[in-house]
Context: one part of a larger RNA
RNA sequence: CUGGGUGUAAAGGGAGCGCAGGCGGGAAGACAAGUUGGAAGUGAAAUCCAUGGGCUCAACCCAUGAACUGCUUUCAAAACUGUUUUUCUUGAGUAGUGCAGAGGUAGGCGGAAUUCCCGGUGUAGCGGUGGAAUGCGUAGAUAUCGGGAGGAACACCAGUGGCGAAGGCGGCCUACUGGGCACCAACUGACGCUGAGGCUCGAAAGUGUGGGUAGCAAACAGGAUUAGAUACCCUGGUAUUCCACGCCGUAAACGAUGAUGGCUAACCGCCGGCGACACACUGUCGGUGGCCAAGCGAAAGCGAUAAGCCAUCCACCUGGGGAGUACGUCGGCAACGAUGAAACUC
Repeated sequence: CUGGGUGUAAAGGGAGCGCAGGCGGGAAGACAAGUUGGAAGUGAAAUCCAUGGGCUCAACCCAUGAACUGCUUUCAAAACUGUUUUUCUUGAGUAGUGCAGAGGUAGGCGGAAUUCCCGGUGUAGCGGUGGAAUGCGUAGAUAUCGGGAGGAACACCAGUGGCGAAGGCGGCCUACUGGGCACCAACUGACGCUGAGGCUCGAAAGUGUGGGUAGCAAACAGGAUUAGAUACCCUGGUAUUCCACGCCGUAAACGAUGAUGGCUAACCGCCGGCGACACACUGUCGGUGGCCAAGCGAAAGCGAUAAGCCAUCCACCUGGGGAGUACGUCGGCAACGAUGAAACUC
C1' cells in the first nucleotide's frame, strides 16, 4: 500500500456553514470524450515463456514461435458513464393556513431567602462538632418585631416533558429574531447529498481592561483530628463565581455510536409520554422512551431513533511503553493549544 475495521478491544473530527473535489431522480433525442468490437501501422535486438537443436550433461549457446498486456491512425456500435437539447414530478425548495416550544438577543418588572445597616423588645449566652476549640457576645450578641441597602439565583409547576447543529436553554412581561411540525397541493423543476482546506459557533476553568461583590469559595490563616495531617471536620477568608467588551478553543465536548437517502415488523409487532391533522371507532405525520421478530454481534447487547441489509461522501485506526513527549512550524497577552516523530525497550 492493499485488505480489514472505528458504541465498550486501536479508531467518528466538539458542532455547523460551505469553495474546490467526489457522488447524484424519471422519460425522449443528438454527439461519440470515456467504453466496446474490427482493421492497419508500430511495439529494435537481447531478456522472459514454449518447442526443437548444439557443446558427453548442465550452466551456456543457436533456431522458430508466442509474447511484448502499450501507443497511433481508421471503420463501426450506442447499453452504461459523460456533454448537450426537450420534457416530468416523486428528491429539494417556495407560497398559503394553522400549531407547540426553558431556541436566541435586548430592555423592564416581581416575590421568597441569605448577608449587612438603623431602630424597638430583651439578657447571657450564641455558634459549631463524633466530642471540642478557634470565632462572635455586657461597647448588649443569639432570638424576635419594624424599616432600609445590595447582589446573586429563580422553590412549587417539573415530567426517561419541551426547544436547539452542538455547547446549551427554566420567575413574569414586552420588543426584535432563528428554526421545526401539521394541513393544503398553487408555484419552481434535480435547483440535490457529502465536504479536504477555509470560515463561524463552542461548557467549565483561565486571561486583558473597566465595573460589581449578597452568598458560596481554590489559595491563605487559625482551631481540631493524628505518630505526622501541607487532608477529610470546624471558624474565617482572597482570586473566582456576576456584568460589559475582547482573548482562550479545550472536556468522559458521550448515545464513548459522522452526515444523507432507501429497504427490512409477525392478522398494521407490543406498551407509553409530547406536538399536529382528520375525528364515532380509530387512523396519518413528526418527535421522544421502554420491550422485542428477522438479522447483526466476541459477548453483554443493538434491534424502523440499528450496532440489521444497501448506496454516496468525509474523518479516523494499524501492538504496549517511550508520548500526545522532543524538535520544527502555526496560533495565543500568557496559561497553553494545534500539528506531531525517533532512538531505546517489552
This is a predicted structure of a 346-nucleotide part of an RNA (small-subunit ribosomal RNA, central domain) from a metagenome. RNAcentral holds the full RNA, with entries from SILVA.